[in-house]
RNA sequence: GAUUGGGUCCUACGCGGCAGGGCUUUACGAACCCCGUCAGGUCCGGAAGGAAGCAGCGGUAAGUAAAAUCCCCUGGGUGCCGUAGGAGUGCCUGAUUGGA
Numbered sequence: 001g002a003u004u005g006g007g008u009c010c011u012a013c014g015c016g017g018c019a020g021g022g023c024u025u026u027a028c029g030a031a032c033c034c035c036g037u038c039a040g041g042u043c044c045g046g047a048a049g050g051a052a053g054c055a056g057c058g059g060u061a062a063g064u065a066a067a068a069u070c071c072c073c074u075g076g077g078u079g080c081c082g083u084a085g086g087a088g089u090g091c092c093u094g095a096u097u098g099g100a
Base pairs, nucleotide, nucleotide: 001097002096003095004094005093006092007091008090009086010085011084012083013082014081015079016078018075019074020073021072022071024067025066026065027064028063034059035058036057037056042051043050044049
């Protein structure tokens, strides 16, 4: 000096990981405008019986709090991980080879 390969650069895909949200579990959670059961009492009825239904109790909705891993969604200078493609004038590096 020549040839060639890799990294650095860009893009896409994939894998893992981080953060947030969702899902899930538990607890709390509606004077009434949620549900069920409705003591007492009220109403209808001659009676038998029926009706509505307060308090209470139970369950739950919206929501609040706690929890950790499966799962789902979103995001990134997450990793200097993998694969493929692209750019390449520049930097770094390897191999082969020619000359001085």